[in-house]
Molecule: c-di-GMP-I riboswitch aptamer
Organism: Gemmataceae bacterium
C1' cells in the first nucleotide's frame, strides 16, 4: 500500500414514530428519538421501486416527459482503525 473486518480502540451515522416546515405528490429539511449500519460518507451512471404530467373516453399501452429514493441492488469516488 492492497485485500480483509475483531466481543480491539477512538469514535461516527441515524430507521420507525412524533413535532415543526417545504412540496400536487413520491419525498426533502430541522428537532426529539434509535431500528439498525464497517462506509447507513458522497455521486442519480445502469437497474428496481415510488410520485406527477401527457397521449389513450376508461383500460391496455408508450425506446413518452419530469421528479423522488444512495438506509433497494449494482457501479464510481473518498475515508477512521489495524487483530486474524
Nucleotide at each position: 500500500c492492497c485485500u480483509c473486518g475483531a466481543c480491539a480502540a477512538g469514535g461516527g451515522c441515524a430507521a420507525a414514530a412524533c413535532c415543526g416546515u417545504c412540496g400536487c405528490g413520491a419525498g426533502g429539511c430541522g428537532g426529539u428519538g434509535a431500528c439498525g449500519c464497517a462506509a447507513a460518507g458522497c455521486c442519480a451512471u445502469g437497474g428496481g421501486c415510488c410520485c406527477g404530467c401527457c397521449g389513450g373516453c376508461u383500460a391496455a399501452c408508450g425506446c413518452g416527459c419530469g421528479g423522488g429514493u444512495c438506509g433497494c441492488c449494482a457501479g464510481g469516488c473518498u475515508g477512521c482503525c489495524g487483530a486474524a